[in-house]
């Protein structure tokens, strides 16, 4: 401080996720000590036990028990004083509940200070006794009795009333002199009550809400204000700055995160509040409406004799349940505080302490030096080593920590330690007791084998996994962290992904269709004044603790603890007067008026005009019109289209029309005329900031569509027919209804778009056009110059790039809308509007990791240029049909090995399957093997031939016959041959061409792929290589932000055409001379050979083009613009082919998938399809003469010549290792005959008789004669090949090969036709364009059906929760109140009064009932769309002009 993730790849927009911190955690693996924290977030569910509030005999009487008789001591009761702290917990509460600062109209026990006072009296009552009810709890009568208990009277420093005269009101004693109380009053200390500003979630699919409500009077209540409450009057309060309803929540200091703002959070400590099984309501009392008190209700427990009674752990332990999960029924009052007492003392799950838990923080340990033959064992291994690894083991030390043993604290200032024989100290032994968890594909630090084979299983995000997994599972090894280490939950970071600091809205999500205008929020120049906002300054406060800084004390740290800064905040005073704001003298620049001009499809009503159309009437006039790619439906002889007149009706306004006008936008378009709105320009006059935006509100709002009533020419949803088509509920075409037009009234939405909200400043230009003004001149118009528009292009700026740029998307201000991944969805529900269609508003579940904009480079288009090829056309000659060959498919079989598969497979691998080839089949053999090393042992008469017998052979068994290894160190040596056994291994044409070399086809012999610097661009990328010409060509030229290079073109190479020279033998023969014959002498001159040169570059000429490059005619020359052919295939493409040519990773067989032998199959045959040969015939058959090539080959051979045989071929036999002999004869050609016929053409098929090869021709050779003589008369739809010495035709030769080809490679002979031209079809190459394509169109893609599966919405119902109004019914209780009753203190006149009690009424009110609405949720038969889901069904809707351009809005 960032990373991964959309794309081929770029760049942005945008989410998703991951790296960092914390936790009161939980959960797996594992665990050694110690300090110091912390420990039921869930059920405010229930709770057995036991503790958690008593004390006071110095208030009081009594009773027990001891007694030294002095008294002590314990107790129930009466009385005081606590028991309103202390401790738990977070249900309720959106509140004066907390926080902060104020504020007035109050209390206040104990406690502290001051003044003062404490006198006389009096009548009960418990205990306790008698009797007596009840199971119990608890009680009843009568009767005795004390008190700091009640009550009277007196006093009154002061206090309180008050009509100012006056009047009211206290007290207690105790112990035994030392104090402890009591009582009036005043202050004060703390401690509460009450009022107020400000501050405090979410939701407007909650917008109205209040009737004690808001406000006065009185009056009552309270400790006190105060509708608190009651009467009685007004009718008010609250609320868009968010009332009211609904959810959710205890708040604060703090805590966590972040730089920070800021977000989450509210355990533990500390401070307020709030509760106390749920509701309710009061006594006491200073203080409660009271956690361990009381009454009443309900629920739930329990106990009972059934009559009635008892309880409340949200105190500390614990138990049950919940639950993913939370500890001891522990010790002590030693410490610190708390009640009570005078005091000893007593009580305290407040507290100190221990216990249980790695729950968190810190801290310390499992040692610690040396140790290399780098041991041994794993683990990789290119077998060489490497690695784990100084790691271990050995060797030498040490003892923190734990263990055992001793001494032993601080906590206590006098005395008392639970902790606790603790901390710490000393000794002793001995490495001894003490390591593990995740993780290793990128993010992210760290790698390899094996196992598995889209299985199993990983995964935070992206993604592994379908036979070579660094992703799964082990292993080695490594990395990280360490008494931890991982996961999983939450929080805040990153996320500037709600932006206050700190985003945006032209196309990525987002500018309301437009306008007027309320609130609001901003708002010109100038002069005072005030001091709200602003600044400063002082004072109060902002608890303590925490966080920060600086010290201190635990060995150090966490921890604890002194000081100190901060606590950014609230209040109050004092100052200042720029700035904003109020007020207020003024101004004209802003905005507005009046006067004068101008323009204009602004805008209503009204009228009117030609043209077109269609109809009707009449005329002419006939047979067709009309439509369309083509047609047909349709209309016409009842006369139609066509044409003439006429007449009628609607509905719109041709030319002018023009990125020209006008209007706020929708939007306006003949002409007149009437009524209006609004802009603009010019100069003067007045007004004095009247302004700008504008949440809500109002208006207006294409087209369609809706109500009424009109009108309906022409178009034309729906409907019908024709076409088209695999279908066509479309596109085409014939008709046609709503509509479309008018009036009136809804509707309220469009891609209502500049996809760019209004207003104002301000920031470089150029040109064009619209309407006004000014000025100059050479004046019927040209220049300048200003305002208002309204185009184009353009700088700096700005943009993610396009692009925009004074008409901003620049720079700036004010206001208002609007947006926060993609679907789900502008959908549901709720509301609101509308007659409906349907409009506004508007989510959620759930689901994906994307989705989305610009721009780039490919591909691709039923896009557009230009180009070029035997690509098309122009020819020629075939294929397709016959018959045979010959390859595949398919069938068949025991086997018919394999393999090639659109072009690029099919006479391909096979340059040649009867055995062999051979791999397949069937059957019969071998097992270290048919082949190689390598040990061991034997044997050297080994080993080779040949025969004989078995056998289908492979083998087997046995006879002959020949041969006596090599070296040498002399050895039993070493090498060599052949047998023998085990083992290592051999062997496989088993499987992957999708694991691979390498060869290889195709595109393509197409003109292309690149690349370095430098320049453009944020980048991908581009330039360059594109553009003017050219050319076979990225050939050359010439311009250019490019300059140069490379691989490719071309060229170098190799044949051919021409000539030269050297060289002549096997060639070759002009001259001489020979000869049957270049036979032979001779000679190479010549033709030939074969080496080596010359020769062709647009050099030379004209035109032509730019003066270039070339083009295009010429000359000359054998050859002329690459002369012609070959060889030569850039970068890549097709996961093309080939593991069966070879080689080779993995796998897999090992008495078989190896190998060996016979015999069969690869040669089968209803069929289909490629490639050819033959032919159909006279440009032909047959027969017949006689000519002229070339390339080749030849010793297991090629064979002259010669004889045999019709021949195939045989016989015998020269030459020849070949410029020499041989193969060899060349064939079309020519010359006769056939004379248009299934023929003298065809030659399949058959039979017979036969040659050769070869152990062997039966399956199944090739050839010859003799006979036979099928299809077939030039071949549908298609569809190849070929531009010249080419196609056609004609033989010839060679590879392989025992024989065997119509096939392949060559070799000559003869020897043609077209080519206007580039519109079309294929294929390719540049630019260009559009793209949702990138596996690149054989691409992407959408919808309905059909099956799973999920959430989900609507539904008769149903079933629960809150709650609202209306009544009913009131328990306890306090207020009132009563003609009821009873009654110890006082007063009395002695009656009774006062006063108190209990009982009764009254209103109030909890719980509860009954009706009623509202809201929320559960669940639902059926039903609605949604989402997801490797390989369903239909069709092709969008993307290219997606094939009918798309889209938006509507029916």
């Nucleotide at each position: 401080a960032g990373a991964g993730u959309u794309u081929g790849a770029u760049c942005a927009u945008g989410g998703c996720u991951c790296a960092g911190a914390a936790c009161g955690a939980a959960c797996g693996c594992u665990g050694g000590c110690g300090g110091c924290a912390u420990g039921c977030u869930u059920a405010a569910c229930a709770c057995a036990u036991g503790c958690a509030a008593g004390u006071c005999g110095a208030a009081c009487g009594a009773g027990a028990u001891c007694u030294u008789c002095g008294g002590a001591u314990c107790u129930a009761g009466u009385g005081g004083c606590g028991c309103a702290c202390g401790g738990g917990u977070g249900a309720g509460u959106a509140a004066c509940a907390c926080g902060u600062g104020g504020g007035a109209a109050c209390c206040u026990g104990c406690c502290u200070u001051u003044a003062g006072g404490u006198a006389c009296g009096g009548a009960a009552u418990a205990a306790c006794g008698u009797c007596u009810g009840g199971a119990a709890a608890c009680g009843g009568a009568c009767g005795c009795u004390a008190a700091u208990a009640c009550c009277g009277u007196a006093u009154a420093u002061u206090u309180c009333c008050u009509c100012c005269g006056g009047g009211a009101a206290a007290a207690a004693g105790g112990u035994c002199c030392g104090c402890c109380g009591c009582c009036u009053a005043a202050a004060g200390a703390g401690g509460g009550g009450c009022c107020c500003g400000c501050g405090u979630c979410a939701g407007a699919u909650u917008a109205g809400c209040u009737u004690g409500u808001u406000g006065g009077u009185a009056a009552g209540g309270u400790a006190a204000u105060g509708g608190c409450u009651u009467a009685c009057c007004a009718a008010g309060g609250c609320u868009a700055c968010g009332a009211u309803c609904u959810g959710u929540a205890g708040u604060u200091g703090g805590u966590c995160u972040g730089a920070g703002a800021g977000g989450a959070u509210g355990a533990u400590c500390a401070g307020c509040c709030a509760c106390a099984c749920u509701g309710g309501g009061a006594c006491u009392g200073a203080g409660a409406c009271a956690c361990g008190g009381c009454c009443c209700a309900g629920a739930c427990u329990c106990c009972u004799a059934c009559g009635g009674g008892a309880g409340g752990c949200a105190g500390c332990a614990g138990u049950g349940g919940g639950g993913a999960a939370u500890a001891u029924u522990g010790g002590a009052c030693a410490a610190u505080g708390g009640g009570g007492g005078c005091a000893a003392c007593c009580c305290u799950g407040a507290u100190c302490c221990a216990g249980c838990a790695a729950u968190g923080c810190c801290g310390c340990g499992u040692g610690u030096g040396u140790g290399a033959u780098g041991a041994a064992g794993g683990c990789c291994c290119u077998a060489g080593g490497g690695u784990u690894g100084u790691a271990a083991a050995g060797c030498a030390c040490u003892u923190u920590c734990a263990a055992c043993g001793g001494u032993g604290a601080c906590g206590a200032u006098g005395a008392u330690g639970a902790c606790g024989g603790u901390a710490a100290c000393c000794g002793u032994a001995g490495a001894a007791g003490a390591a593990g968890c995740c993780c290793c594909g990128g993010c992210u630090a760290a790698c390899u084998u094996c196992g598995u084979g889209c299985c199993a299983g990983c995964a935070g995000c992206c993604g592994c996994g379908g036979u070579a997994a660094u992703a799964c599972g082990a292993a080695g090894g490594g990395g990280g962290c360490g008494a931890g280490c991982g996961u999983u939950g939450u929080u805040c970071g990153g996320a500037a992904u709600u932006a206050c600091u700190g985003g945006g809205c032209g196309u990525a999500a987002a500018g309301c269709g437009c306008g007027c205008g309320u609130a609001g929020g901003u708002g010109g120049u100038u002069u005072g004044u005030u001091a709200a906002g602003u600044u400063g300054g002082a004072u109060g406060u902002g608890a303590a603790a925490g966080c920060c800084c600086u010290g201190g004390g635990c060995u150090c740290a966490a921890c604890c603890u002194a000081g100190g800064a901060a606590c950014u905040g609230c209040a109050u005073c004092c100052a200042a007067a720029a700035c904003u704001a109020a007020c207020u003298c003024a101004c004209u620049a802003g905005a507005g008026u009046a006067c004068g001009a101008u323009a204009g499809a602004g805008g209503g009503a009204g009228g009117u005009a030609g043209a077109a159309u269609u109809c009707a009437u009449a005329g002419u006039g006939u047979a067709g019109c009309g439509g369309u790619g083509g047609a047909a439906u349709g209309c016409g002889u009842a006369g139609a289209u066509a044409u003439u007149a006429u007449g009628a009706a609607g509905a719109a306004u041709a030319c002018c029309a023009g990125u020209g006008g006008c209007g706020a936008a929708g939007g306006c378009g003949g002409c007149c005329u009437c009524c209006u709105g609004g802009a603009u320009c010019u100069g003067u006059a007045c007004u004095g900031a009247c302004a700008c935006u504008g949440a809500g509100g109002u208006g207006c709002g294409a087209a369609a569509g809706c109500g009424u009533g009109g009108g309906u020419a022409g178009c034309g949803a729906a409907c019908a027919g024709g076409a088209u088509u695999a279908g066509a509920u479309a596109c085409c075409c014939u008709g046609g209804u709503a509509g479309u037009c008018c009036a009136c009234g809804c509707c309220g939405u469009a891609a209502a778009c500049g996809a760019u909200g209004a207003c104002a400043a301000c920031u470089a230009g150029c040109u064009g056009u619209u309407g006004g003004g000014a000025g100059a001149c050479a004046a019927u118009g040209u220049c300048u110059u200003u305002c208002a528009g309204u185009g184009g292009c353009g700088c700096a700026g700005c943009u993610a790039a396009c692009g925009u740029u004074u008409u901003a998307a620049g720079u700036u201000g004010u206001c208002c809308g609007c947006c926060u991944g993609g679907g789900g969805a502008g959908u549901a529900c709720g509301g609101c509007c509308g007659c409906a269609a349907g409009g506004c508003u508007a989510a959620a579940a759930c689901u994906c990791a994307a989705a989305u904009g610009a721009a780039u480079u490919g591909a691709c288009g039923g896009g557009g240029a230009c180009c070029c090829g035997c690509a098309c056309a122009a020819g020629c000659a075939g294929u397709g049909g016959a018959g045979c060959a010959u390859g595949u498919g398919g069938u068949u079989u025991a086997a018919u090995u394999c393999g090639a598969a659109g072009a690029u497979a099919c006479g391909c691998g096979c340059a040649g399957a009867a055995c062999c080839u051979u791999a397949c089949c069937a059957a019969c053999g071998c097992u270290u093997g048919a082949c190689a090393u390598g040990u061991u042992c034997g044997u050297c008469g080994c080993g080779a031939g040949a025969c004989u017998a078995a056998g289908a052979g492979a083998u087997u068994a046995g006879u002959c016959u020949u041969u006596u290894c090599a070296g040498u160190u002399u050895g039993g040596c070493u090498g060599g041959a052949c047998g023998a056994a085990a083992c290592a291994c051999a062997g496989g044409u088993g499987c992957u061409g999708c694991a691979u070399g390498g060869c290889u086809g195709u595109c393509g012999u197409c003109a292309g792929c690149u690349c370095g610097u430098g320049u453009c661009g944020u980048g991908a990328g581009a330039u360059g290589u594109u553009g003017g010409g050219u050319u076979a060509a990225g050939u050359c030229c010439c311009g250019c932000a490019a300059c140069g290079a490379g691989c490719g073109c071309a060229a170098c190479c190799c044949c051919u055409a021409c000539u030269u020279u050297u060289a002549g033998u096997u060639g070759c023969c002009a001259c001489c001379a020979u000869u049957u014959a270049g036979u032979u002498g001779g000679g190479c001159a010549c033709u030939u050979u074969a080496a080596a040169g010359g020769a062709a570059c647009u050099g030379c000429c004209a035109g032509u083009g730019a003066u270039a490059a070339g083009c295009u005619g010429g000359a000359g020359g054998a050859a002329g613009g690459u002369g012609g052919g070959g060889a030569u295939g850039a970068c890549g493409u097709c996961a093309a082919g080939u593991c069966c040519u070879c080689a080779u990773g993995g796998c897999c067989c090992u008495u078989a998938c190896g190998u060996g032998u016979u015999g069969g199959g690869c040669u089968a045959c209803a069929c289909a399809c490629g490639u050819g040969c033959u032919a159909c015939a006279a440009u032909g058959g047959c027969a017949g003469u006689g000519a002229c090539a070339a390339u080749g080959a030849g010793a297991u051979g090629c064979u002259a010549a010669a004889c045999g045989g019709c021949a195939a071929c045989g016989u015998u036999a020269a030459g020849c290792u070949a410029a020499a002999c041989u193969c060899a004869a060349a064939a079309a050609c020519c010359u006769g005959c056939c004379u248009c016929a299934g023929u003298u053409c065809g030659g399949a098929u058959u039979g017979c008789a036969c040659u050769c090869u070869g152990c062997a021709a039966c399956u199944c050779g090739a050839g010859u004669g003799c006979a036979u003589g099928a299809a077939g008369c030039u071949g549908g739809a298609a569809u190849c090949g070929c531009u010249a010495g080419u196609a056609a035709u004609c033989g010839c030769u060679c590879a392989u090969c025992a024989g065997c080809g119509c096939g392949g490679a060559g070799c000559g002979g003869u020897g043609a036709a077209u080519a206007c031209g580039u519109u079309c079809c294929c294929g390719g190459g540049u630019c260009u364009u559009g793209u949702a394509c990138a596996c690149a169109c054989c691409g992407c893609c959408c919808g309905u059906c059909a099956c799973a599966c999920c959430a989900u919405g609507g539904a008769a119902g149903u079933u629960g929760g809150u709650u609202u109004u209306a009544c009913c019914u009131u328990a306890a209780g306090g207020c009132a109140u009563g003609u009821c009753a009873c009654u110890a203190a006082c007063c009395u006149u002695c009656g009774g009064g006062a006063a108190g009690u209990g009982c009764g009424u009254g209103a109030c009110c909890a719980c509860g009932g009954u009706a009623u609405g509202a809201u929320c949720g559960g669940c639902g038969a059926c039903u609605g769309g949604g989402g997801u889901g490797a390989a369903g069904u239909c069709g092709u809707a969008a993307c290219a002009a997606g094939g009918u351009a798309g889209c938006c809005g509507u029916a």
Molecule: small-subunit ribosomal RNA
Organism: uncultured bacterium